Model confidence (mean pLDDT): 78 of 100. A computed fold for a 126-nucleotide RNA from a Bacteroidota bacterium, annotated as SAM riboswitch aptamer (S box leader). It was read from a public genome assembly, where an Rfam model found it.
RNA sequence: AAUUUAUAAAGAAGCGACGAGAGAAUAGGCUCUAUGACUCGCUGGCAACCAACUAAAAGUCCGCUCUGCGUGAUUGGAAAACCGGUGCCAACUCCUACCCCGAUGAAAAACGGGGAAAAAUAAAUU
Numbered sequence: 001a002a003u004u005u006a007u008a009a010a011g012a013a014g015c016g017a018c019g020a021g022a023g024a025a026u027a028g029g030c031u032c033u034a035u036g037a038c039u040c041g042c043u044g045g046c047a048a049c050c051a052a053c054u055a056a057a058a059g060u061c062c063g064c065u066c067u068g069c070g071u072g073a074u075u076g077g078a079a080a081a082c083c084g085g086u087g088c089c090a091a092c093u094c095c096u097a098c099c100c101c102g103a104u105g106a107a108a109a110a111c112g113g114g115g116a117a118a119a120a121u122a123a124a125u126u
Base pairs, nucleotide, nucleotide: 001126002125003124004123005122006121007120013043014042015041016040017039021032022031023030026097027096028095029094044089045088046087048086049085050084058075059074060073061072062070063069064068093118098115099114100113101112102111
């Protein structure tokens, strides 16, 4: 970098540095921002994934006083806590665009619901 799978209306601070934009891409909005946003560093925190630790069910092996018993070994495995690898700490991924449905309407648009696409994060593989 690519592919696959999963997740997402929850949650989470302070200090310092920098100095003008930022909120993935394009466009339209709408927010944040010299009361210093964004980004970076330190400390702290949150808990989505993975890892770790494991209860029970269940499977396999072994043993025995054998149609059952023994957690003896091993696989398996939930929640909470602790801890580790990433991640994250404004607003639903800030909202919309593409498709479908609904009601209304002459139609378009606006409104509501759902799906897809894309981006992000994690894990696995190449």